[in-house]
């Protein structure tokens, strides 16, 4: 110059636009003398950032920031 990704603390999902979710982990119960294991339940996100289209945007489009490949 090109193309990839960016969404929960961590790995990632999110099917032609319709109120954003899973595991792990973290907290509390239970279970045990006592932990580890297992087993319930629980809180967590302005969806990198700004604008824009639209009734509506994690999704579409324009800029722009990191990291990564590539030329």
């Nucleotide at each position: 110059g090109u193309g990839a990704u960016a969404u929960a603390g961590c790995u990632c999902a999110g099917u032609u636009g319709g109120u954003a979710g899973a595991g792990c982990a973290u907290c509390g119960g239970a279970c045990u003398g006592a932990a580890a294991a297992u087993c319930c339940g629980u809180g967590a996100g302005u969806c990198g950032g700004u604008g824009g289209u639209u009734c509506g945007a994690g999704u579409c489009c324009a800029c722009u920031u990191a990291u990564c490949a590539c030329c």

A computed fold for a 71-nucleotide RNA from uncultured Algoriphagus sp., annotated as transfer RNA. Rfam family: tRNA. The family's RNA type in Rfam is transfer RNA. Rfam describes the family as follows. Transfer RNA (tRNA) molecules are approximately 80 nucleotides in length.